[in-house]
The part of an RNA shown here (large-subunit ribosomal RNA, half B) has 1179 nucleotides and comes from a marine sediment metagenome. The RNAcentral record of the full RNA draws on MGnify.
Context: one part of a larger RNA
RNA sequence: CGUAGCUAAGGGAACUCGGCAAAUUGGCCCCGUAACUUCGGGAUAAGGGGUUCCUGCACUAGUAUGUUUUAACAUGCUUCUGCAGGAGGCACUGACUAGGGAGGGGGGACUGUUUAAUAAAAACAUAGGAGACUGCAAGCCCUAAAGGGUGAGUACAGUCGCCGACGCCUGCCCAGUGCCGGUAUCUGAAUACUCAGUUCAAUGGGUGCAAGGACCGGUAAACGGCGGGGGUAACCGUAACCCUCUUAAGCAAGCGCAAUGCCUUGCCAUUUAAAUGAUGGCUUUGCGAAUGGCGUAACCACCUCUCCACUGUCCCUAGCUGGGACCCUGUGAACACACCUUCCCGGUGUAAAGGCCGGGGACCUCCAGCGGGUCGCGAAGACCCCAGGAACUUCACUGUAAUCUGCUGCUGUGUUAAUCGUCUGUUAGUAAAGCGUAAGUGGGAGACGUCGAAGGGAAUCCGCGAGGAAACCUGGAGUCAAACUUGUGACACCACUCUUUCAAACGCUUAACGCUCACUUUUCUUUAUAGGAAAGGACACCAGUUGACGGGCAGUUUGGCUGGGGCGGCACGCCGGCGAUAAAACAUCACCGGCGCCCAAUGGUCAACUCAUCCGGGUCAGAACUCCGGAGUAGAGCGUAAGGGCAAAAGUUGGCCUGACUGUUUUUUAACCAGUACAAAAAGCAGGUACGAAAGUAGGGCCUAGCGAUCCCCAAUGUCCUUCUUGUUGAGGGCUUGGGGUGACAGAAAAGCUACCCUGGGGAUAACAGAGUUGUCGCGGGCUAGAGUUCAUAUCGACCCCGCGGCUUGCUACAUCGAUGUCGGCUCUUCCCAUCCUGGUUGUGCACAUGCAGCCAAGGGUACGGGGGUUCACCGAUUAAAGGGGAUCGUGAGCUGGGUUUAGAACGUCGUGAGACAGUUCAGAUGUUAACUACUGGAGGUGUUCGGUGUCUGCGUGGAAGGAAGCUUAAGUACGAAAGGAACGAGCUCCCGAGGCCACUGGUUUACCGGUUGUUCGACAGAGCAGGCCGGGCAGCUACGCCUUAUGGGAUAAGAGCUGAAAGCAUCUAAGCUCGAAGCCCUCCGUAAAAAUAGACACCGUUAAGACCGGAAAUAGAACAUUUCGUUGAUAGAUCAGGGAUGUAAAACCGUAAGGUCCAGUCCGCUGAUACUAAUAGG
Repeated sequence: CGUAGCUAAGGGAACUCGGCAAAUUGGCCCCGUAACUUCGGGAUAAGGGGUUCCUGCACUAGUAUGUUUUAACAUGCUUCUGCAGGAGGCACUGACUAGGGAGGGGGGACUGUUUAAUAAAAACAUAGGAGACUGCAAGCCCUAAAGGGUGAGUACAGUCGCCGACGCCUGCCCAGUGCCGGUAUCUGAAUACUCAGUUCAAUGGGUGCAAGGACCGGUAAACGGCGGGGGUAACCGUAACCCUCUUAAGCAAGCGCAAUGCCUUGCCAUUUAAAUGAUGGCUUUGCGAAUGGCGUAACCACCUCUCCACUGUCCCUAGCUGGGACCCUGUGAACACACCUUCCCGGUGUAAAGGCCGGGGACCUCCAGCGGGUCGCGAAGACCCCAGGAACUUCACUGUAAUCUGCUGCUGUGUUAAUCGUCUGUUAGUAAAGCGUAAGUGGGAGACGUCGAAGGGAAUCCGCGAGGAAACCUGGAGUCAAACUUGUGACACCACUCUUUCAAACGCUUAACGCUCACUUUUCUUUAUAGGAAAGGACACCAGUUGACGGGCAGUUUGGCUGGGGCGGCACGCCGGCGAUAAAACAUCACCGGCGCCCAAUGGUCAACUCAUCCGGGUCAGAACUCCGGAGUAGAGCGUAAGGGCAAAAGUUGGCCUGACUGUUUUUUAACCAGUACAAAAAGCAGGUACGAAAGUAGGGCCUAGCGAUCCCCAAUGUCCUUCUUGUUGAGGGCUUGGGGUGACAGAAAAGCUACCCUGGGGAUAACAGAGUUGUCGCGGGCUAGAGUUCAUAUCGACCCCGCGGCUUGCUACAUCGAUGUCGGCUCUUCCCAUCCUGGUUGUGCACAUGCAGCCAAGGGUACGGGGGUUCACCGAUUAAAGGGGAUCGUGAGCUGGGUUUAGAACGUCGUGAGACAGUUCAGAUGUUAACUACUGGAGGUGUUCGGUGUCUGCGUGGAAGGAAGCUUAAGUACGAAAGGAACGAGCUCCCGAGGCCACUGGUUUACCGGUUGUUCGACAGAGCAGGCCGGGCAGCUACGCCUUAUGGGAUAAGAGCUGAAAGCAUCUAAGCUCGAAGCCCUCCGUAAAAAUAGACACCGUUAAGACCGGAAAUAGAACAUUUCGUUGAUAGAUCAGGGAUGUAAAACCGUAAGGUCCAGUCCGCUGAUACUAAUAGG
């Protein structure tokens, strides 16, 4: 000095983020017990009383013996409970053991579970609620498959996600996203069919189809969502009411400054002296109804506020104990380590130096402490940025398992129906004209009829509504054509053909329904995996292929610049001017502006002309059209920005034209050399062309912007190559030219999140601190305009101007990212002054008193509480005053850890989501043995010119050793009209600080004495153990106690003056002189010959003086040192005496017993006496 403990007067949470820690309470019996309540609880509620020992009696239970005996009784012992009487103590669950309590609020219903090693919670779970899927070879899950789990279960079951007891309830929205259902139509792949492709083929078109989608519905205890504006009531205000826009619907109940409210410490009330807290109200931009809303008894190591009790948490610390530390003996690590002869201040410097510069300090060494520094040690910073990685998410990109789906194979057979095709038969075919319902062409003069003609009846069918066909019945012999009409003539007859109706057969396809033979079975029988039966069945399974869906899974991407990064912006491709410094070149998220076109004439050429503006004239039409005349270097115009340029033109107008040509070479942008794509521009050559008489000009526009690779696709033109083919055609490819675009503009096809994070790097780059700067901030000055009744300057002072400081906030990015720990508080020290108080002093709009303002002055002082993490700020009651700042926003190898800033969790809000929030909320690890230096103390040595003992001086150095206040008096005086009301001086008291002390008071007192519990030594006596607890307490140490804590001198500051010139005056000053402050130097206290300037004095001494070791000790003490003693001795012990502490020993006697009687017994770190013991002998 930590650590583990004990005790504290008075106060009693004033401590602190917070009663953290500690204290209180405590067992059992009796009494008693509130709100509320789910009637169970709450409850050990709260709050009281009792508790030991002895004796007696009653009684419960057991047991033993005896008597008598179904029973029972008596006695002894043990035991439960009660009553009565008695005894002692401070205290009777005497130690140990053993709830502090109450009230309000938040959250979660509860018991339970969780981050083994920083989070125990409000998180998870839970009973209960509703929803979804699922009829069993189910659904869900694992698996490549075989197979398996749920389950040897079966909807009162299983699985999945959501809410989370209970009570009252759970509103509106289906537009979006999902999910479910439907689906006439549309879309929709392969197979199939079909067409084109000269035939074949590649290839292309079409038809009809699945799932899915479009589309139509349903569904919110699915994901989710639940408006704005204007007006209106007889005070104001508000708006039940009205209007309007708009939506899928526009938040209804309930709650509300909340775990949710920024503003905000909202407003009111209660609680407090004081409340950023708590509770209750208000509540308009807040929440909000199973991502549940609002309540709620009980419960909780949850969070929060208050009260009672209690206390060393604190005021304000003190004493004591154990074990460490310390000393001795033995044993014996680690961390760390460039070198070191390892000080301070100022400066410098990569901007923060023990090592550099300057000055100062400084003899050598050791021990104990301490934690200021060594940007200490520890860990290649976790924040930030850059590069890389990884986890996670999704309407990022690209895939993919699974699922759904069509087709094919395994895969056979039948019936019915339908479509289609082929064939046979059959029905029908109406312009007008015409007897009339003439399909077309050809042949043709006859054809049909008892094998039943005409006629009649008639089911039925067709139809253009006129009629036609016709089974069947009747009838019993004729009917029709040619001739007339018509473009065509006869269903008179025959053949072929078109369209159409119907029927049969055959074939393909599709659908439905069967069958059994493949195939399946988790069914039955069976010893059996054989066989059989049964069930299913060409489906399914399986395999191949097609499409859909597909963060379930996977691989990746998710730009750059940047006064850090992000957000923002584009300074990312071009053009003009400036910057740019008179060659060229030249940066910035510098400044001023433009481009991503336009024009078939706004192009080419030839010719002609001259603009803007002004003046004069005329007419109308006015100042301003047009016309005439004149002046007119450009003041116009030249498509578009600016610069440059331009007058018989580059401008304006007209004629004729298309050079807004093809091919090709060189050059410029691209200036040391080399290279530089695209694009733009310039100068030529060849060809052909336009205009012009010609010279010539023309490869777009007066010039400088108006733009774009590979691959791929398209087009043009001609030609070449190759493949298939007999060949042609067709198809493919090359060369040339043009087009389709990449603006991140020399051009990937591309979203997020990380606080669960990781790696490599960076002080190339941010956050803290430093440094620079000082806009901002703070303070001051100049000038006076004004205010101040008058009057700039008692006081205040705008506009404008000039500074200082380096505290605020910025800026910069210079040291530090192989680590400089971050806010506030506590503790402790020092400095500055721009002074809050105290001292001195000036002015005053200073009568006094109280003030206001200025000057000097940093010696001392500058407090306690309430809420809040707060710094700050606000508030309460005080005070002389409750100053402002610096020291790495002083101080975490000193503490704390409330805030901030990891991992858990919740709310609000944002986001589809993962997640996010200088928003809120609850919980959340603070390492380190001190080497050097610095500092605080303690020692040893050397030097100081012989050694030593003792006494001093004081260069220096430290101090605040003091600082304030109140009261009385002066004095109700001075002053003042009054009201009011001082000062100099003197005295007393208190507070704060400092130093010292222990007679008193208080504390402690593990010396001691006593009481008492449990237990052990058999009992007694006497002891041990837990300081057992309790009562008391000397010495010592202490504060809460006591004592002390003057003044004066010198030199000064601001200031006040004397004399006094420069400047005949005036003037405190220039020469000279006097005053003047808590401040400075002394006076006072401490320390201080190592003060190298190493001092002075006295005395002793030359094997001496003196000192040390060894010895007894304490007025001393970590070691060491210091001090006393050492036989010529009281140094310690012992003994005796005194003083003191405790409180009446043992024995004896009395009492049934507990117990009583007896001023005793025991003890002492104190004082004194006494050599009994030990301080011997010696070195």